[in-house]
RNA sequence: GGCCUUGUAGUCAAGCGGUCAAGACGUCGCCCUCUCACGGCGAAGGCCCGGGUUCGAUUCCCGGCAAGGUCA
Numbered sequence: 001g002g003c004c005u006u007g008u009a010g011u012c013a014a015g016c017g018g019u020c021a022a023g024a025c026g027u028c029g030c031c032c033u034c035u036c037a038c039g040g041c042g043a044a045g046g047c048c049c050g051g052g053u054u055c056g057a058u059u060c061c062c063g064g065c066a067a068g069g070u071c072a
C1' cells in the first nucleotide's frame, strides 16, 4: 500500500428503516440482614466523526478516523 471485518453505557453485547435502543456484569439508592455477602425493587449512564438517500437512519450509500485479520 491492496482487500476483508468491526466500531452501540465503565466492560461485554442484541438490535434486517418508524417502537421508550433489549440483556448481562459493574456503579448508585432503597428493602432484607446484628453486619457483610447473597437476594428483591428502583435509578443514572450509550449508537466513532462528517456528508448523502429517505417523510423518517443505530440500521442503507460515500468519505474519514480507530481496532483486528489477510496478501505483499
Stems, first nucleotide, its partner, number of pairs: 001071007010025003018055001027043005048064005